Predicted 3D model of a 352-nucleotide part of an RNA (large-subunit ribosomal RNA, domain IV) from Polyangiales bacterium MRC-1.
[in-house]
Context: one part of a larger RNA
RNA sequence: CCCUGGUUAAGGAACUAGGCAAACUGGCCCCGUAACUUCGGGAGAAGGGGUACCAUGUAGCGUGAAAGGACUUGCUCCUCGAGCGCUUCAUGGUCGCAGUGAACUGGGGGUUGCGACUGUUUACUAAAAACACAGGACUGUGCGAACUCGGAAGAGGACGUAUACGGUCUGACGCCUGCCCGGUGCCGGAAGGUUAAGGGGAGAUGUUAGGGCAACCGAAGCAUCGAACCGAAGCCCCGGUAAACGGCGGCCGUAACUAUAACGGUCCUAAGGUAGCGAAAUUCCUUGUCGGGUAAGUUCCGACCUGCACGAAUGGCGUAACGACAUCCCCGCUGUCUCGACCAGGGACUCA
Numbered sequence: 001c002c003c004u005g006g007u008u009a010a011g012g013a014a015c016u017a018g019g020c021a022a023a024c025u026g027g028c029c030c031c032g033u034a035a036c037u038u039c040g041g042g043a044g045a046a047g048g049g050g051u052a053c054c055a056u057g058u059a060g061c062g063u064g065a066a067a068g069g070a071c072u073u074g075c076u077c078c079u080c081g082a083g084c085g086c087u088u089c090a091u092g093g094u095c096g097c098a099g100u101g102a103a104c105u106g107g108g109g110g111u112u113g114c115g116a117c118u119g120u121u122u123a124c125u126a127a128a129a130a131c132a133c134a135g136g137a138c139u140g141u142g143c144g145a146a147c148u149c150g151g152a153a154g155a156g157g158a159c160g161u162a163u164a165c166g167g168u169c170u171g172a173c174g175c176c177u178g179c180c181c182g183g184u185g186c187c188g189g190a191a192g193g194u195u196a197a198g199g200g201g202a203g204a205u206g207u208u209a210g211g212g213c214a215a216c217c218g219a220a221g222c223a224u225c226g227a228a229c230c231g232a233a234g235c236c237c238c239g240g241u242a243a244a245c246g247g248c249g250g251c252c253g254u255a256a257c258u259a260u261a262a263c264g265g266u267c268c269u270a271a272g273g274u275a276g277c278g279a280a281a282u283u284c285c286u287u288g289u290c291g292g293g294u295a296a297g298u299u300c301c302g303a304c305c306u307g308c309a310c311g312a313a314u315g316g317c318g319u320a321a322c323g324a325c326a327u328c329c330c331c332g333c334u335g336u337c338u339c340g341a342c343c344a345g346g347g348a349c350u351c352a
Base pairs, nucleotide, nucleotide: 001347002346003345004344005343006342007341008340010338011337014336019333027051028050029049030048031047036041038172052094053093054092055091056090057089059087060086061085062084063083067079068078069077070076071074095099107331108330109329110328112326113325114323115322119131120130135170136169137168138167139166140165141164147156148155149154173318174317175316176315178248179247180246183245184244185241186240187239188238189237192236193235194234198230199229203225204224205223206222207221210217211216249267250266251265252264253263276310277307288304289303290302291301292300
């Protein structure tokens, strides 16, 4: 010096990213307990007091001897209740600094965020505000169901049957969930346009019996091409649909101080963000401004609204309870610190 323990004057978080670590608290019994609340809770809230041993008394619980009684004579029932065991309370007494004497054994309170909750997870850096969850909604599926696995047979779904099963989103509960269907998707429609194979064969070409002096013409057959025309779904088209994917404006002017603009004009759009919330797990400028807390506060809490770039099931805003979650504050407590010191054990080091 390192590790693991123990003690420490005065101070008590000044340490530090952060009370990390340590300390305080601690069992049981009694008294007593706030806001808030979904009336269950919050609660072991908080905060107090008691706690050993001996004697006597007291009351309760358990067990139930002997005795007495009854008959249905039994390993019976009833009454009384000795003794023993455990415990409560009261009074008196004893000892120590200290009686849950060691060990095991909650520190507490307040604010805010997120997630309702118990659960689940990155086996070996993440336990969480991530996943799941009851509940909500949309959508598919009429049963040889949809859907999934498989080449098929077949199987799962399900020996279920729409109060069922599959898919997707949301995520208890409370109050709610606005506007846009132009684009994309899905659903419905079928008049018209477009459109494949296929059908259809006008016509063209090759070949050559024949004709022709020749150039060349050229039937049938066999071949190779092949125009009209008839051909579905789809797409175009016409509607619907946003708890489908998604989207939810700009400029200028205006009130008798100023400022601001209920009001007006204009351009664009499918429609221009409603309620609620808002410097927020979202705010760049920003340590915004004001208030609170501190002697002093880039954090925190309450407001304001100028929302760079919140916003309604990619849910919005609240919310009791819950959380090894995150933030801030207070009380208690401490070697975290001022600032170190000492002790014990084990290493390191030296020698063998």
Its mean pLDDT, the model's own confidence on a scale to 100, is 89.